[in-house]
A computed fold for a 266-nucleotide RNA from a Candidatus Krumholzibacteriia bacterium, annotated as Bacterial large signal recognition particle RNA.
The organism belongs to Candidatus Krumholzibacteriia, within Bacteria.
It matches the Rfam family "Bacterial large signal recognition particle RNA". Rfam classes the family as a non-coding RNA gene. Rfam links the family to the GO terms signal recognition particle, plasma membrane targeting and SRP-dependent cotranslational protein targeting to membrane, signal sequence recognition.
The prediction has a mean pLDDT of 78.
The model forms 94% of the base pairs in the Rfam consensus.
């Protein structure tokens, strides 16, 4: 150095979670890496490691080890990166809405079919009176209306009387008072959210209508300015979540290096 047989070892690894801790089952990453049984209120272990049974490869592309790179999941009271949600949060600023005041360049409206202002008259408003309307009450009118204690007439009967006659008087009939009902036409009276009504007074500041003279503005809806207020959209503050970035302990796969046993024969 070659051949044969064997042995150590390998036949996946990692992250989070879970656990006193470790490994596994389940989840995730890597990416291809034998089979069967066991297992989340779990299974197996006790110090580097799943346990039990079977199989294959075997000293190297495959085992051991150093470095580089670094998927991925985790940690951080990091983040003036971004985005979303929440708050009996704030209200300086921007924006929104509302009230008030101002201005009159502009838009709009109105004005030579005559504006603002002036002046005159009337109205509006108020008071008194009248008329009127509506409603209430009373009177008038109509009807009913008293067993007796209202009136008239009083049959019958009663009483007085010798008689003539007289007296009281129930029922009935007629009437009336109080009262009740109707009528509401008329009269009186009270009230008023009556009125294109009349008369007189008062008020003329505003407003409305009309006349006169006069001859170009007036208005302030929008816009603009100021001030006050309301709400809280932007903004700010605070809290939380997602994504990103940063830091950090692990770390698969990959890449580059180093190392590795025994026996026999030639």
């Nucleotide at each position: 150095u070659c051949g044969u047989g064997c042995u150590a070892g390998a036949c996946g690894g990692g992250g989070a979670g879970g656990u006193a801790g470790c490994g596994g089952u389940g989840c995730c990453c890597u990416g291809u890496a034998c089979c069967c049984g066991c297992a989340a209120a779990c299974c197996g272990c006790u110090c580097u490691a799943g346990c039990g049974g079977g199989g294959u490869c075997g000293a190297a592309u495959u085992c051991c080890u150093g470095g580089c790179c670094g998927a991925g999941g985790g940690a951080g009271c990091g983040u003036g990166g971004u985005u979303c949600u929440c708050g009996a949060g704030c209200g300086a600023u921007c924006g929104a809405c509302g009230a008030c005041g101002g201005a009159a360049c502009g838009u709009g409206g109105u004005g030579u079919u005559g504006a603002u202002g002036g002046u005159c008259a009337g109205g509006u408003c108020c008071c008194g009176c009248g008329c009127u309307a509506u409603g209430g009450g009373a009177a008038c009118c109509u009807g009913c209306c008293a067993a007796c204690c209202c009136c008239g007439u009083c049959a019958g009967g009663a009483c007085c009387g010798g008689a003539a006659g007289g007296u009281a008087g129930c029922a009935g009939c007629g009437g009336u008072a109080c009262g009740c009902a109707g009528c509401c036409a008329u009269u009186c009276u009270c009230a008023u959210g009556u009125g294109c009504c009349g008369c007189g007074g008062a008020u003329u500041u505003c407003c409305c209508u009309g006349g006169c003279a006069g001859g170009a503005g007036c208005u302030a809806a929008c816009c603009c300015c100021g001030c006050c207020g309301u709400a809280a959209g932007a903004g700010c503050c605070g809290a939380g979540g997602g994504c990103g970035c940063c830091u950090u302990a692990c770390a698969a796969a990959g890449c580059c290096g180093g190392g590795u046993g025994c026996a026999c024969g030639a």